[in-house]
Bacterial RNase P class A from a Chloroflexota bacterium, 364 nucleotides, folded computationally. Rfam family: Bacterial RNase P class A. The family's RNA type in Rfam is ribozyme.

RNA sequence: CGGGUUGACCGGGUGAUCGCGCUUCGGCAGCGACCGAAGUGAGGAAAGUCCGCGCUCCACAGGGGACGAUGCCGGCUAACGGCCGGGCGGGGUAACCCGACGGCAAGUGCAACAGAAAGCAGACCGCCUCGCGCUGCGCGGGGUAAGGGUGAAACGGUGGUGUAAGGGACCACCGGCACGAACAGUAAUGUUCGUGGCCGGGCAAACCCCAUCGGGAGCAAGGCCAAGCAGGUGCAUUGGAGCGCCCCGUUCCGCAAAAAGCACCGGGUGAGCUGCUCGACCCGUAGAGUAAUCUGCGGGCUAGAUAGAUGAUCGCCACCUCAGCAAUGAGGGACAGAACGCGGCUUAUAGGUCAACCCGGAUU
Numbered sequence: 001c002g003g004g005u006u007g008a009c010c011g012g013g014u015g016a017u018c019g020c021g022c023u024u025c026g027g028c029a030g031c032g033a034c035c036g037a038a039g040u041g042a043g044g045a046a047a048g049u050c051c052g053c054g055c056u057c058c059a060c061a062g063g064g065g066a067c068g069a070u071g072c073c074g075g076c077u078a079a080c081g082g083c084c085g086g087g088c089g090g091g092g093u094a095a096c097c098c099g100a101c102g103g104c105a106a107g108u109g110c111a112a113c114a115g116a117a118a119g120c121a122g123a124c125c126g127c128c129u130c131g132c133g134c135u136g137c138g139c140g141g142g143g144u145a146a147g148g149g150u151g152a153a154a155c156g157g158u159g160g161u162g163u164a165a166g167g168g169a170c171c172a173c174c175g176g177c178a179c180g181a182a183c184a185g186u187a188a189u190g191u192u193c194g195u196g197g198c199c200g201g202g203c204a205a206a207c208c209c210c211a212u213c214g215g216g217a218g219c220a221a222g223g224c225c226a227a228g229c230a231g232g233u234g235c236a237u238u239g240g241a242g243c244g245c246c247c248c249g250u251u252c253c254g255c256a257a258a259a260a261g262c263a264c265c266g267g268g269u270g271a272g273c274u275g276c277u278c279g280a281c282c283c284g285u286a287g288a289g290u291a292a293u294c295u296g297c298g299g300g301c302u303a304g305a306u307a308g309a310u311g312a313u314c315g316c317c318a319c320c321u322c323a324g325c326a327a328u329g330a331g332g333g334a335c336a337g338a339a340c341g342c343g344g345c346u347u348a349u350a351g352g353u354c355a356a357c358c359c360g361g362a363u364u
Base pairs, nucleotide, nucleotide: 001360002359003358004357005356006355007354008353009352010351012317013316014315015314016313017312018311020041021040022039023038024037025036026035027034043335047346048345050344051343052342053341054340055218056217057216058215062248063247064246065245067214068213069212070211071210072086073085074084075083076082087101088099089098090097091096102209103208107207108206109203110202124148125147126144127143128142129141130140131139132138133137156174157173158172159171160170161169175199176198177196178195179194180193181192182191183190184189222274223273224272231265232264233263234262235261239253240252241251242250281300282299283298284297285296286295287294288293319332320331321330322329323328
């Protein structure tokens, strides 16, 4: 200097004029309206609505099933399918990134084409041997899976012994697997040693098995006030209703026919107030910890709208691009707006800044 990886930040500044929402104070004793002053007023994702919760309601929310979710180990957290660290596997020269990461030797199932054969398979070419023909070939029987071929993948690898030819058939070493032991580590796991010829691929983001977890509905939840009317039909021999589905249990209502209740049809009123922002909150600092994070101390209050506010105009400066020796001129400004709140994840993002690490080149 170039390329790459990871993390973090900004994403305009300033002046003037006019115009908005909320809170507080004053004019005004009170309400409304109006005027004045002070304070404050969209995000890193407010988006997606994918997870988890706070909060609210459902007269039992208890047990079981079905169903669904998660899936290595340890830690953090209110919790999570999140985050941090580690292990293993994969990608990359590397920094680093990804992982749907319990079990296939419990069962069932799937895998196009090619190939003889793709799960407990297999003989196309070949090799050996026997017989019949016959001259360098053909047919048939038996043995074989080492060689070749097909394929992404062919039931361990190398070298030998043995054999008619071969084969873990046997042997040495290596690899995998099973069992056992020692060491390191909290653990996942790793290393080493011993015995054993045991040698059986892929897919569970296939059904399935195992472990853990899971009431339901949601701010249009819910509470209060005002106003107003018109009811009707249906529902049960084993009763009805409540809790997403089913069963048990349980609570309430009712019982010889109907209330409560549920379902459907129809009519009427209202569009008000509240919930609604002090929080698992934010900033700074010290300590502990590899880190996520936790604790102490100090400081701060930072939208709460309800057809829905934070805008418009002008000037100067800054940044970026192009042209130009320069002066300067022209152009540009991303993704995008709260609506109960919070912790995450995912997606979008013009341009700019900083730091660390990896690879390559050059110079000293």
The organism belongs to Chloroflexota, within Bacteria.